[in-house]
RNA sequence: AACGAACGCUGGCGGUAUGCUUAACACAUGCAAGUCGAACGCGAAAGUUCCUUCGGGAACCGGUAGAGUGGCGCACGGGUGAGUAACGCGUAGGAACCUACCCUGUAGUACGGAAUAGCUCCUGGAAACGGGAAUUAAUACCGUAUACGCCCUUUGGGGGAAAGAUUUAUCGCUAUAGGAUGGGCCCGCGUGACAUUUUAGCUUGUUGGUGGGGUAACGGCCUACCAAGGCAGUGAUGUCUAGCGGGUCUGAGAGGAUGAUCCGUCACACUGGAACUGAGACACGGUCCAGACUCCUACGGGAGGCAGCAGUGGGGAAUUUUGCGCAAUGGGCGAAAGCCUGACGCAGCAACGCCGCGUGGGUGAAGAAGGCUUUUGGGUCGUAAAGCCCUUUUCUGAGGGAAGAGACUGACGGUACCUCAGGAACAAGCACCGGCUAACUCCGUGCCAGCAGCCGCGGUAAUACGGAGGGUGCAAGCGUUGUUCGGAUUUACUGGGCGUAAAGGGCGUGUAGGCGGAUGCGCAAGCUGGGGGUGAAAGGCCAGGGCUCAACCCGGGAACGUCUUGUAGAACUGCACAUCUAGAGUCUUGGAGGGGAGUGCGGAAUUCCUAAUGUAGAGGUGAAAUUCGUAGAUAUUAGGAGGAACACCGGUGGCGAAGGCGGCAAUCUGGACAAUUACUGACGCUAAAGUGCGAAAGCGUGGGGAGCAAACAGGAUUAGAUACCCUGGUAGUCCGCGCCGUAAACGAUGGAUGCUAGCCGUCGGGGCUUACGCUUCGGUGGCAAAGCUAACGCAUUAAGCACCCCGCCUGGGGAGUACGGUCGCAAGAUUAAAACUCAAAGAAAUUGACGGGGACCCGCACAAGCGGUGGAACAUGUGGUUUAAUUCGAGGCAACGCGAAGAACCUUACCAGGCCUUGACAUGCCCCUCGCGGGAUCCAGAGACGGAUCCUUUCAGCUUGGCUGGAGAGUGCACAGGUGCUGCACGGCUGUCGUCAGCUCGUGUCGUGAGAUGUUGGGUUAAGUCCCGCAACGAGCGCAACCCCUGCCCUUAGUUGCCAGCGGCUAGGUGGGGACUCUAAGGAGACUGCCGGUGUGAAACCGGAGGAAGGUGGGGAUGACGUCAAGUCCUCAUGGCCCUUACGUCCCGGGCUACACACGUGCUACAAUGGCCGGCACAGAGGGCUGCCAACCAGCAAUGUGGAGCCAAUCCAAAAAACCGGCCUCAGUUCGGAUUGCAGUCUGCAACUCGACUGCAUGAAGUCGGAAUCGCUAGUAAUCGCGGAUCAGCAUGCCGCGGUGAAUACGUUCCCGGGCCUUGUACACACCGCCCGUCACACCAUGGGAGUUGUCUUUGCCCGAAGCAGCCAGGCUGACCCGUAAGGGAGGCAGGUUGCCACGGUAAGGGCAGCGACUGGGGUGAAGUC
Repeated sequence: AACGAACGCUGGCGGUAUGCUUAACACAUGCAAGUCGAACGCGAAAGUUCCUUCGGGAACCGGUAGAGUGGCGCACGGGUGAGUAACGCGUAGGAACCUACCCUGUAGUACGGAAUAGCUCCUGGAAACGGGAAUUAAUACCGUAUACGCCCUUUGGGGGAAAGAUUUAUCGCUAUAGGAUGGGCCCGCGUGACAUUUUAGCUUGUUGGUGGGGUAACGGCCUACCAAGGCAGUGAUGUCUAGCGGGUCUGAGAGGAUGAUCCGUCACACUGGAACUGAGACACGGUCCAGACUCCUACGGGAGGCAGCAGUGGGGAAUUUUGCGCAAUGGGCGAAAGCCUGACGCAGCAACGCCGCGUGGGUGAAGAAGGCUUUUGGGUCGUAAAGCCCUUUUCUGAGGGAAGAGACUGACGGUACCUCAGGAACAAGCACCGGCUAACUCCGUGCCAGCAGCCGCGGUAAUACGGAGGGUGCAAGCGUUGUUCGGAUUUACUGGGCGUAAAGGGCGUGUAGGCGGAUGCGCAAGCUGGGGGUGAAAGGCCAGGGCUCAACCCGGGAACGUCUUGUAGAACUGCACAUCUAGAGUCUUGGAGGGGAGUGCGGAAUUCCUAAUGUAGAGGUGAAAUUCGUAGAUAUUAGGAGGAACACCGGUGGCGAAGGCGGCAAUCUGGACAAUUACUGACGCUAAAGUGCGAAAGCGUGGGGAGCAAACAGGAUUAGAUACCCUGGUAGUCCGCGCCGUAAACGAUGGAUGCUAGCCGUCGGGGCUUACGCUUCGGUGGCAAAGCUAACGCAUUAAGCACCCCGCCUGGGGAGUACGGUCGCAAGAUUAAAACUCAAAGAAAUUGACGGGGACCCGCACAAGCGGUGGAACAUGUGGUUUAAUUCGAGGCAACGCGAAGAACCUUACCAGGCCUUGACAUGCCCCUCGCGGGAUCCAGAGACGGAUCCUUUCAGCUUGGCUGGAGAGUGCACAGGUGCUGCACGGCUGUCGUCAGCUCGUGUCGUGAGAUGUUGGGUUAAGUCCCGCAACGAGCGCAACCCCUGCCCUUAGUUGCCAGCGGCUAGGUGGGGACUCUAAGGAGACUGCCGGUGUGAAACCGGAGGAAGGUGGGGAUGACGUCAAGUCCUCAUGGCCCUUACGUCCCGGGCUACACACGUGCUACAAUGGCCGGCACAGAGGGCUGCCAACCAGCAAUGUGGAGCCAAUCCAAAAAACCGGCCUCAGUUCGGAUUGCAGUCUGCAACUCGACUGCAUGAAGUCGGAAUCGCUAGUAAUCGCGGAUCAGCAUGCCGCGGUGAAUACGUUCCCGGGCCUUGUACACACCGCCCGUCACACCAUGGGAGUUGUCUUUGCCCGAAGCAGCCAGGCUGACCCGUAAGGGAGGCAGGUUGCCACGGUAAGGGCAGCGACUGGGGUGAAGUC
């Protein structure tokens, strides 16, 4: 785009077309083929009139109706597409034919005859339908005559006609010739699939001939005989499917699909068979037979055939009225009038298609109401509506009223059309809105419900589901489904491919076929020019015409073909002939070679045997063991046996078609190469089918068997180890003969020929030459140009440019499988599908990520060390458990002394109970008050809350108004409130990789592109730090530096700090001083700056000097692009959702503190480098008024009392380890301090649950910690104390401070993490990836399957209806003949018989399909198993 469509929703009108695609299923009822009295003989009833003997008769109707004989028609028209793969159809031809009616011509139409239906009578039957007798006519039938022409012929001859009707006219009839029309027959070409073959052979009247028969006609059409042919890879035979064409749909075309309506043709008429009649049939509405079915029946028999028009049932997704009329067109009969005509003309039904029209037009902004939405301002539906002014197609009513009809005649039809009136009136839907694809929002839903053509949507913010608003598209339709073509160059003729995506046969040889060098001449098949014929009409196209337009219709033109037939041409192809040498081949000479076959020979090595020497091991492995060995192995020596393979040479070297070929010698033999002349003269290339060769393994048979070695055994390894490793070991490996016929049989690249830059190797031969040689032919390699390629790559050995031939491919899986065939001994090979299933499978390249890949480098990463954890007790956090609650969060590193810098109440979010409801808190409105609020006391209560009393206080401005503000109470409304959910809706903040050295951009360049380059490389660094190089040149974020602390020095300043000298002195308490320390402000200093070496005259590194400090001096702050949907909605902020007398608020009590247990982080220890007692030194930093708290006193002590000092360089304020002295002497202790008892102190409203501390008493575990694991590289680890935040109180935690103060680092193999380069990849939520097979379960399709059912078909035999043909002549008849007659004969009928034959039967095969217990594999499925 299209449709004979169907379905869903919807539906105003008209025109015009179309309407059982399925069951060629079955059919009730009516109609669809009759007509002619001018061929013929008969001939009513009823009715009317008259007569009547009342029984009836006559006339008219009327020779009417009617049946019969006869003629013509019924073979047309109409229906259907079952069959048919065929001369059926289409197209172009042909010769051996027929043709009623029609036209033209010629001739004729004479004389006779015998019957028969009807009718009448008798009679059978239920009926259908008959039977017998008598009688009768014809254009019915028969004979004779004639017959130019006609037919047959032996050329003498023989044969054959007629019909009449009628009033003239005329219509007929017979014979014949011709025409027209229609038909039969033959033939070239074209016209499906399986379909190249998983149908490869078919055929006996078959192919041809002769004789005969038969037909309208040729012919094996039929028959007898003879011959043995005919068809087939250019697809016979078989099977399946199908009417064919003009045309129709689609397409740019070529094609593809299709064959409704209309036209042509064929076939069929319930199924099968058969003939009759006839001009024509083997006959849709005829006959006979058989069969199935239906109906009638008196059971004896009969009847029927809608694939005619309507209609019915059935089937189906689905297809109309049992209408009107012969008025028109056409047909049959008739002389005609006319009759008949479901052909046809009309009407009805159906949006089934096409075409046309309408459902209103103009104006109208308050942008109404309402809907939807909103950022609440608005936006949108929307000039849309309303309103105002118009119009009347359509519609309704009325009036008029055709053409179609040339004489009569109009079903349609009072229709089309015209006029008038009425009145916007009666008339809009459907689909879609994620992309493709025009059109977007809200709500609902929450991987549900659902959508979906493909991709895909939906798991709480869905433009994708459902609804709504809005929008888009089409419109009396719109969508969906189905089907066809297109897009699809996706079967490629036009117009594709095969190295790696699917695809080159494993390799030769060669038949058919295809293709083929040069020259000349001829022919004219292909080819070309022009001409004749034909290509029906309709349709399509062009330009006209008619319906108001269009659809539709009408006349005209052009066009439509591998068509046919003459004619002309000869370039090319072809054919015939002749010639040529460039292709191909042959002779000669020569050399190269693991080319092949069989024969013989050789040495090394392994193994075995014999002998000898010799002794305890050998062998084997990562390490071992099995194994061998004191019965003498291994090792060594000598000799022997046997089999297999041939080191070195040896090489991208050689040979061969491929497989493949390797010691040496000779024999036989194939091919290639070079050179030189000579010869043949296209002999060529390719290659279906065929045929040969064909690694390894395997098979058969007979040998052989050293080594090796499937299977097998043992030993190891391992979770297991039917493996890898080891010890053994059989087939086999080897030889002869015969099979198999496959391989990643690979260059994943078929063969042949020609053409298209080179450079560098190498093998063989030749030429020129003696050079680093040049050149030529043939091979074999590397690199590379043009060109090609998706890229990778190929590139004179093409995957380039061309031509020829063969093979092969057409999404993945199923499957190289099943079935069938062929081959094979088998294994199996070859040929080779389908159902079903998926939305991919695949190629090449890119960026990442990953690797038990490679190279380089770094880090307390390992190693080297020191100290810990893991064992104990306790503290603390977590899990788990428990509980009314044990609030919540954090979960490998990167949760777990984390949020929490401090849960007795509070905190507090949890639980139980008790209260409040505009609320504990904010803003606004309304109303009230300005004795409102605050404090104290009392009562009830657990308290919140409630009640009462007392005290205190008396707002501000002013326009002087309860006016404004302020405060408070009350009530109601808006609202508050939520530590309720979602960190996977978010902001912000944070952790982590990681203080790792990386992450990017602009321009340029390269690439089809993703991308690359830069950023890689050579060095170097802590560093993408720097240098050099480079199709890159620059730049940004990171690194470094700039900032802070600390280390040396200087300057300035000098109290509360300091004190060298001076005064003074118990004391830096002070007079004084600024020198020193210190404090805190500013400077200086360090930059690889200098020297040497190394290095690329670089960057840099190493060493050195100087220096307080040396190569970033030490420490801190500082965290690139990003990753982990990392963490946090319980800090805060916030979208959405949820609660609203509660999930909000207040209160009391409890809980967060539980305790069998498990883990993390710590503290204290286990002791003598220690503990205890005594003595005695030396810090830094920080804090302090609701505070730090001195001295003195009391207490054993916590602490109390007390009050000095301090708003702090001033006071609080003691450091501890260390050091000195003493005791303890290795023990569960003078270690260790848990636990418990008693008694206290302090804080606080309150220490029961549940605080800290003190004293006395008690004195647990623990004697250095399994596997495993953590921190640390220097003022570090370890060890010692001190301070601070939080805080009423509570520190083993956290954050800081100083004191004392080590050990070790060879080094980068390994573990972990990271950086850069490279490589492989089937990974990309990226190795915690991907993914394979069995098993189990469910479903689906399919193969096998004992069999069973159906259908088609073949062959043999039996039966043999009807019919036709032949024969018989017993019966009947006998128009003609003989005969006066009787009688007889020709002929005919019935009957019988033979042949052919449908249906049927029987036996045996073949094909296809259905079902089938069981069984095989295959496919699919969210979480199963190994």
Annotation
The RNA shown here (small-subunit ribosomal RNA) has 1426 nucleotides and comes from an uncultured prokaryote. The coordinates come from a structure-prediction model, not an experiment, and the mean pLDDT is 83. Rfam family: Bacterial small subunit ribosomal RNA.